[in-house]
């Protein structure tokens, strides 16, 4: 590093050192000198893989703001402005009907994370 497969609405922070960005890219929205990122230690969470005296969290990883932060694409689906036509009416309004971006649910998808596997 292209390739399967499995999972991603739960869950779990202190400390020190650093100092200005960080949330994988985009847009949005949010976290940040009350201290981001990142290191390093203590703790913790979980149970993917080993191993066992057999079920224990030991050993390898991963993880510890928000759902993987939510949206990107592509169906359904609810259904508002806006406009278009008619009635009415001088016209303002009003009433029907057609259309419908934005937007909200919801399925699936594509990225992405992580683990295991086989190159």
């Nucleotide at each position: 590093u292209a390739c399967u497969c499995a999972u991603c609405c739960a869950g779990a922070g202190a400390a020190g050192c650093u100092g200005a960005g960080g949330g994988a890219c985009c847009g949005a929205c949010c976290c940040u000198g009350u201290g981001a990122c990142g290191c390093u230690u203590c703790g913790g969470c979980a149970a993917c893989c080993g191993c066992u005296a057999c079920c224990g969290a030991c050993g390898g990883u991963g993880c510890c703001a928000a759902c993987u932060u939510c949206g990107g694409c592509a169906g359904a689906u609810u259904g508002u402005a806006a406009g278009g036509c008619g009635a009415u009416g001088u016209a303002c309004u009003u009433c029907g009907c057609c259309c419908g971006a934005u937007a909200g649910u919801c399925u699936g998808g594509g990225a992405g994370a992580u683990g295991a596997g086989a190159g």